The part of an RNA shown here (small-subunit ribosomal RNA, 5' domain) has 531 nucleotides and comes from an uncultured prokaryote. The RNAcentral record of the full RNA draws on ENA. The prediction has a mean pLDDT of 85.
Context: one part of a larger RNA
RNA sequence: GAACGAACGCCGGCGGCGUGCUUAACACAUGCAAGUCGAACGCGAACGGUUUCUUCGGAAACUUAGUAGAGUGGCGCACGGGUGAGUAACGCGUAAGUAAUCUACCCUGAUGUUUGGGAUAACAAUUCGAAAGGAUUGCUAAUACCGGAUACGUUGAUUUAUCAAGAAAGAUGGCCUCUAUUUAUAAGCUAUUGCAUCAGGAGGAGCUUGCGUACCAUUAGCUAGUUGGUGGGGUAAUGGCCUACCAAGGCGACGAUGGUUAGCGGGUCUGAGAGGAUGAUCCGCCACACUGGAACUGAAACACGGACCAGACUCCUACGGGAGGCAGCAGUGAGGAAUAUUGCGCAAUGGGGGCAACCCUGACGCAGCGACGCCGCGUGGAUGAUGAAGGCUUUCGGGUCGUAAAAUCCUGUCAGGUGGGAAGAAAUGCACAUAAGUUAAUACCUUUUGUGUUUGACGGUACCACCAAAGGAAGCACCGGCUAACUCCGUGCCAGCAGCCGCGGUAAUACGGAGGGUGCAAGCGUUGUUC
Numbered sequence: 001g002a003a004c005g006a007a008c009g010c011c012g013g014c015g016g017c018g019u020g021c022u023u024a025a026c027a028c029a030u031g032c033a034a035g036u037c038g039a040a041c042g043c044g045a046a047c048g049g050u051u052u053c054u055u056c057g058g059a060a061a062c063u064u065a066g067u068a069g070a071g072u073g074g075c076g077c078a079c080g081g082g083u084g085a086g087u088a089a090c091g092c093g094u095a096a097g098u099a100a101u102c103u104a105c106c107c108u109g110a111u112g113u114u115u116g117g118g119a120u121a122a123c124a125a126u127u128c129g130a131a132a133g134g135a136u137u138g139c140u141a142a143u144a145c146c147g148g149a150u151a152c153g154u155u156g157a158u159u160u161a162u163c164a165a166g167a168a169a170g171a172u173g174g175c176c177u178c179u180a181u182u183u184a185u186a187a188g189c190u191a192u193u194g195c196a197u198c199a200g201g202a203g204g205a206g207c208u209u210g211c212g213u214a215c216c217a218u219u220a221g222c223u224a225g226u227u228g229g230u231g232g233g234g235u236a237a238u239g240g241c242c243u244a245c246c247a248a249g250g251c252g253a254c255g256a257u258g259g260u261u262a263g264c265g266g267g268u269c270u271g272a273g274a275g276g277a278u279g280a281u282c283c284g285c286c287a288c289a290c291u292g293g294a295a296c297u298g299a300a301a302c303a304c305g306g307a308c309c310a311g312a313c314u315c316c317u318a319c320g321g322g323a324g325g326c327a328g329c330a331g332u333g334a335g336g337a338a339u340a341u342u343g344c345g346c347a348a349u350g351g352g353g354g355c356a357a358c359c360c361u362g363a364c365g366c367a368g369c370g371a372c373g374c375c376g377c378g379u380g381g382a383u384g385a386u387g388a389a390g391g392c393u394u395u396c397g398g399g400u401c402g403u404a405a406a407a408u409c410c411u412g413u414c415a416g417g418u419g420g421g422a423a424g425a426a427a428u429g430c431a432c433a434u435a436a437g438u439u440a441a442u443a444c445c446u447u448u449u450g451u452g453u454u455u456g457a458c459g460g461u462a463c464c465a466c467c468a469a470a471g472g473a474a475g476c477a478c479c480g481g482c483u484a485a486c487u488c489c490g491u492g493c494c495a496g497c498a499g500c501c502g503c504g505g506u507a508a509u510a511c512g513g514a515g516g517g518u519g520c521a522a523g524c525g526u527u528g529u530u531c
Stems, first nucleotide, its partner, number of pairs: 001531004006527005013377006019370002021335001026333003030330003035075003040072002043069001048063006082288003091213008101205003106201008114148004123138006154165005170193006179186003214260003221251003226248008263285004267278004290311004313324004341367001343366003349363001350361004380410004390401004414472001416467005424458001429453005435447003475520005480501003486515005496503002
C1' cells in the first nucleotide's frame, strides 16, 4: 500500500447492487418448511335450507352432496434446503478403465395386454387403556395380492437346435360401420392414456486404476483376514467383502505405523510475476442430521422433518406407561467483540402429484433491519471589500479566519407534497373459427394457425409531470522526524503521549485546550488477520 463475512470509538442525508452466528455440530417454546391423484378403488357425513306430519318434545323426506372426510392403492418423500462435526482418504482434483455393473420417471422401436381365485383396510358390533394406542367378530372393492395360459426377443442347460423357466391392469372420452339385444347400449368399434416383456438412447449412479493432495523422526519398525491361492457364500458388479482349507507372505528412510491439524476443488486476497495466504457468499464433489448401532421399503437410502434397539437430555402421566429431536425458514435462551423479520406471495423461474383445472412448495421471487462492503448523488451556484462584527495573534503598525459571512441575482438534484403511472405476462384453461392426422364416421381425441377472454407478491413501487423552498443534510483523524500540515495559553519527569526514534524536570510546533492548517469524507480513525 492492498484486502476483510469483521469488531470498537466519534459522527451520520439519500439511492442502487451485494452481504450478514467466523463463537456452543450448545439447548430449543411457537408457527410454517412434502404432498398429490376421484381419469385406480370401496365407503360416506354434518351445519344450513325447503316441504310434510306433530302429542309442540320432535320425526320423516328432499337438498346440502356423491361434497367434506378418513381408508385401500399409485407416484413423490433419496430432489430441493442446512451444516462442516468427522475424514490425511480413491475423500477431493485430474486423466483413464468397467469384456466386472445398475438405472424409476423421460425419448425411440418391436411384441403382447389372455383366463381364474382368495383375502383385507375403511365400515359395523363388542371390548381393553389415563393417554399414546390396541384386541376380537362380521361385511366389501380395486391399476392391492396370488394362481393358470401364451411368449419373437430374455435367462439357464446342453447334444447348437432342442429342452426348461419366466409377464401383464385396467381407466377415460366418443360412436353405431360389423355382431348381439334392438329406440339405446355392450361382450362391439374407435381415440387417448396406462400395464407387461425385450432392444436402443439420454441423463444419473456404483466400482477400479495412474498422478497430485498439511505438519511432526523429540513417532522406526508395522501387520494373522494380515499377503496370496483354491472351493463356497454374498452383491447390480470386481474383490478377504465374508467363510473353510492351503501357503507365509505384505508394507517401510522414495517415510510404513503412530500422533497433531484439516472437509476438497473451481475460486478468493495479495503480488510485476514466481510465489504466499485462504476455502464466507455463488458453482461442483464429499460427509453428517441429539449420540452410537443394525436394518426394512424402494430403481436408488442404510433415509434431516421414516421405522427399530441402546444411551444422554427434555416433556406428559391416573405411576401401569408414553412423547420428542431447528446443522430447514423465522424466532428464543446461552456463549461471544460480534451477525437480521416469529414479514408478503406462489405473479415469475424451478420442483412434486394430476389428462387437466388445480393443489403443495420458508426452493424461489420480493419486502423489513444493519454505513457491513462496493458504487453513485447531495449538503448549493454566481456576484460580492466599509477586507464589517467577532475570534486568534501581534514587534500594537498590523496580520489571519476571508469572498468566507451579510447582501443581491439565480438553480432545483435528494428529502417533502399533489397528480398520473409501468415493464416484468408468456403460457395454461375456456369460447369461436381454421387446417391436418386417426377413424366406418362430419363423434371423440391429437396437433397447426388466428381472434377474444383470464392471471402481479413486489406496489400505487420504479418512472414522469407539477408545487414550494437555500430552505432539512459534515464529520473524523492528524499537524517533532518518518509524513502533508504551526502558533498561543495551561502544566512543570507531574498529568500525560507513543507505530519506531522518542517527548514532559518553567519559554513543550511531541502532554491538555484554543486559533489556524493538512488529509480523507457520509464517513474517519483504532484494533485484529493475510499478502